[in-house]
C1' cells in the first nucleotide's frame, strides 16, 4: 500500500413556518344524528422499513366446535442442541469449491420392488465377444487380461502365474462386511476377511419424523327497521356439524324457490407484545435466567405534505393497514470491526 472474506450501523442534516394522524393534561357542554354514537379549543409528546417487499414457511389471536381415530393427501429427511414453533437459527459430521479468510450441499435407503439411461458399441441388469490372444485332431475349445465405442463396459496400478488370461495368488489403495478404541451422536482410526455387488429416488416407491380447517372483510357487541311471510323437500330408522372419505361423538333443525326489511349504520377487535434497551450471569455459540428502565405509528380505514435559509457523503431501494419468528428478492453512498493472501521497507 494493494486485493479479498465475515459481520454491524446509517440511509440526507439543522432551523422557523403553516398544514395533517394519535396519546396525556386542562376547557367548552355547544354542533350533527330517531337512536347507536361522532365532533371543538389550548398546551405538550409520539408518529412508517432494513427490507415495510414476495406472499414463501412457522406461531399468536378469532370462529367452525363437544372435538376422537384411521385412510387419502401434504411437508420435512446427516448429527445434537436453541425456540412458542418452523422448511429457520447455531455447533459439528461427511462431501465439494478456494492458496487462503471462507462458502456451498435437494446430506435417509439402490442388497424389497417398478421404470429410464437417447445415439454408438458385441453387450448397458444379469448382460456381452466386434477386432484380437492361446491351443487344436481343423470338427472345434480357452479367455475378458489387449483394442475399438460410450457419460458409464463389474474394482485400480504394479508383479508373480497361465497354452493364452482372469483377485487365480501377492503388495498398495477404494469399495464392502466383521469386530475393537475414542465420541451422546453423526462419524473417526486400528485390525481381519480375496468377499467385489453401473448411474438415477430434484423418477415411482420404501422408512423415520410432523400436519385439522377458515381467517381481521376473523370475529364479538350496540342501534335503527321489518312480513317469527308464503311453496315445496328432508328429518329420532337421526337434520346440520369437520379440505376429502369412513368411523365414532353431538342430538334438532334444516335444504331450495319466491318475495320483504336495513344504513355497505356506529364501537370493539386496533397496539403492552414469544416487546425494546442497559449491567450481570450460564453456555463455543444460537440462546437462556435475574435486575432495572422505557412507553417507542395505529389511520371515519387514502395520516408526516408544503415553504424557506444554511450545510454536504449530492440522496439507493422504497410507505404500516391485526400481531410476532424467519427466509427469499431489491438497494446509490458513507462509516466501522475481525480476519485472509500479495508486495515494498524498517
Nucleotide at each position: 500500500g494493494g486485493a479479498g472474506u465475515a459481520g454491524g450501523c446509517u440511509g440526507g442534516g439543522u432551523g422557523a413556518u403553516c398544514g395533517c394522524g394519535g396519546g396525556u393534561g386542562c376547557c367548552a357542554g355547544g354542533c350533527c344524528g330517531c337512536a347507536a354514537g361522532g365532533u371543538g379549543g389550548c398546551a405538550u409528546c409520539c408518529g412508517a422499513g432494513g427490507a415495510a417487499a414476495g406472499u414463501c414457511c412457522g406461531g399468536g389471536c378469532u370462529c367452525c366446535a363437544u372435538a376422537g381415530g384411521g385412510c387419502a393427501g401434504g411437508g420435512u429427511g446427516c448429527u445434537g442442541g436453541g425456540u412458542a414453533a418452523c422448511g429457520c437459527c447455531c455447533a459439528g459430521u461427511g462431501g465439494g469449491g478456494g492458496u487462503g479468510a471462507c462458502c456451498c450441499c435437494a446430506a435417509g435407503g439402490a442388497a424389497a420392488g417398478u421404470g429410464c439411461c437417447a445415439c454408438a458399441g458385441a453387450a448397458a441388469g444379469c448382460a456381452a465377444a466386434c477386432c484380437g490372444c492361446c491351443c487344436c485332431u481343423c470338427g472345434g475349445g480357452g479367455c475378458a487380461a489387449g483394442g475399438g465405442u460410450g457419460a458409464a463396459a463389474c474394482g485400480g496400478u504394479g508383479c508373480g502365474g497361465u497354452a493364452a488370461g482372469a483377485g487365480c495368488g501377492c503388495a498398495c489403495c477404494a469399495g464392502c462386511a466383521g469386530c475393537u478404541u475414542g465420541g451422546u451422536g453423526a462419524c473417526u482410526a486400528g485390525c481381519u476377511g480375496g468377499c467385489u455387488a453401473g448411474g438415477u429416488a430434484a423418477a415411482c416407491c420404501c422408512c423415520a419424523c410432523c400436519c385439522g380447517g377458515a381467517g381481521a372483510a376473523a370475529g364479538a357487541c350496540c342501534a335503527a327497521a321489518u312480513a317469527g311471510g308464503a311453496g315445496g323437500g328432508a328429518g329420532a330408522u337421526g337434520a346440520a356439524g369437520c379440505u376429502g372419505c369412513c368411523c365414532g361423538c353431538u342430538g334438532a333443525u334444516u335444504c331450495c324457490u319466491c318475495g320483504g326489511g336495513u344504513u355497505a349504520g356506529g364501537u370493539c377487535g386496533c397496539u403492552g407484545g414469544a416487546g425494546g434497551u442497559a449491567u450481570c450471569g450460564g453456555g463455543c455459540a444460537a440462546c437462556c435466567g435475574a435486575u432495572a428502565u422505557c412507553g417507542u405509528a395505529g389511520a371515519a380505514g387514502g395520516a408526516u405534505g408544503a415553504u424557506c435559509a444554511c450545510c454536504c457523503u449530492c440522496g439507493a431501494c422504497a410507505g404500516a393497514a391485526c400481531c410476532c419468528g424467519g427466509c427469499u428478492u431489491a438497494c446509490a453512498g458513507g462509516c466501522c470491526u475481525a480476519c485472509u493472501c500479495c508486495c515494498a521497507g524498517g
This is a predicted structure of a 346-nucleotide RNA (Bacterial RNase P class A) from a Bacillota bacterium. Its Rfam family is "Bacterial RNase P class A". Gene Ontology terms of the family: dimeric ribonuclease P complex, ribonuclease P activity and tRNA processing. The prediction has a mean pLDDT of 78. Of the family's consensus pairs, 95% are formed in the model.